[in-house]
A computed fold for a 123-nucleotide RNA from a soil metagenome, annotated as SAM riboswitch aptamer (S box leader).
RNA sequence: CUCAUCCAGAGGGGCAGAGGGAACGGCCCGACGAAGCCCCGGCAACCCCCCGGAGACCUCAGCAGAGGCCGCCCGGGACAGGUGCCAACUCCGUCCUGCGUCGAGCGACGCGGGAGAGAUGAG
Numbered sequence: 001c002u003c004a005u006c007c008a009g010a011g012g013g014g015c016a017g018a019g020g021g022a023a024c025g026g027c028c029c030g031a032c033g034a035a036g037c038c039c040c041g042g043c044a045a046c047c048c049c050c051c052g053g054a055g056a057c058c059u060c061a062g063c064a065g066a067g068g069c070c071g072c073c074c075g076g077g078a079c080a081g082g083u084g085c086c087a088a089c090u091c092c093g094u095c096c097u098g099c100g101u102c103g104a105g106c107g108a109c110g111c112g113g114g115a116g117a118g119a120u121g122a123g
Base pairs, nucleotide, nucleotide: 001123002122003121004120005119006118011040012039013038014037015036019029020028021027023094024093025092026091041086042085043084046082047081049077050076051075052074053073055070057068058067059066060065090117095114096113097112098111099110100109101108102107
């Protein structure tokens, strides 16, 4: 940089000792113990792996099929391996925008859509 996903899911112990939830604002979590490190456990299905379908290609064959091979696509699985993750939708908002209610108006509140940013994986 590109692509995919982000309303699901899954925590105990030890050391440690005041922060943490990316930034900012809000709102939360935290001495009934934050961050960090270690151990064990789990979730998930991105990569890998396994099964099935459809498909491309090749061979044999002949118009019905048989075998091989590939991995773009779809569905399923989760024993092992590589990451990741295990408060709150990515906690909510931030930029643009649709609808509704209130308001004279600026606007406020509620429910959505898109973008941006971020996170994770693969290349």
Annotation: Its Rfam family is "SAM riboswitch aptamer (S box leader)". Rfam describes the family as follows. The SAM riboswitch is found upstream of a number of genes which code for proteins involved in methionine or cysteine biosynthesis in Gram-positive bacteria. The same sequence occurs in records of 2 taxa. RNAcentral holds the sequence, with entries from MGnify.